The prediction has a mean pLDDT of 80. The RNA shown here (SAM riboswitch aptamer (S box leader)) has 130 nucleotides and comes from Saccharopolyspora phatthalungensis. The RNAcentral record of the sequence draws on Rfam. The organism belongs to Saccharopolyspora, within Bacteria.

RNA sequence: AGCUCAUCCAGAGGGGCAGAGGGAACGGCCCGACGAAGCCCCGGCAACCGUUCGUCAGCGAAUCGUGCGCGACGCGAGGUCUCUGACGAAAGCGGUGCCAAUUCCGACCCGUCCGCGGGACAGAUGAGGA
Repeated sequence: AGCUCAUCCAGAGGGGCAGAGGGAACGGCCCGACGAAGCCCCGGCAACCGUUCGUCAGCGAAUCGUGCGCGACGCGAGGUCUCUGACGAAAGCGGUGCCAAUUCCGACCCGUCCGCGGGACAGAUGAGGA
């Protein structure tokens, strides 16, 4: 790179360097010399993963009872504990991500009370797997 799954109408910006682009791509429409991209510093948002707690479920072991073929066995109970999973909560310490406009809007399909609604594609981010 490509594959799978989840989410994408919420939220959160100042300074320095720099100096003309940027919003993925196409069409729009915007942002930008009252300073774009990029880099650095500081701050913030969020809660995907990790972390912690709780509930439930599953597997298994300890343990107890029992059977006789006395065994590293069968059956039953048990469910503190480990592990795994689901759900809920907390914190914001770790790994990411993000901080104009719904992913800025549209593009393709369906529906429509013509206002719009739903879906797909593409993309972004996270997690996973080979």